[in-house]
The prediction has a mean pLDDT of 84. The RNA shown here (transfer RNA) has 75 nucleotides and comes from Gluconobacter oxydans. Its Rfam family is "tRNA". Rfam classes the family as a transfer RNA. NCBI's taxonomy places the organism under Bacteria, Pseudomonadota, Alphaproteobacteria, Acetobacteraceae, Gluconobacter.
RNA sequence: GGGCGUGUAGCUCAGUGGUAGAGCAGUCGACCGAUAAUCGACAGGUCGCAGGUUCAAGUCCUGCCACGCCCACCA
Repeated sequence: GGGCGUGUAGCUCAGUGGUAGAGCAGUCGACCGAUAAUCGACAGGUCGCAGGUUCAAGUCCUGCCACGCCCACCA
């Protein structure tokens, strides 16, 4: 340098163009003599960045950034 993949909540990950979700973690509560476990509720996101298409984009297109894998080149 070229190709492919990944990027979404603190973490691990879903999300077929039409209201952004789950589990764990967190906070509060219930239960218990108390704790753990369990149960309920709450909070937490400008979906890597910038553009484009569209009535509407996490999703499609372009460029860039970060990470991973493969290939090539130089030394």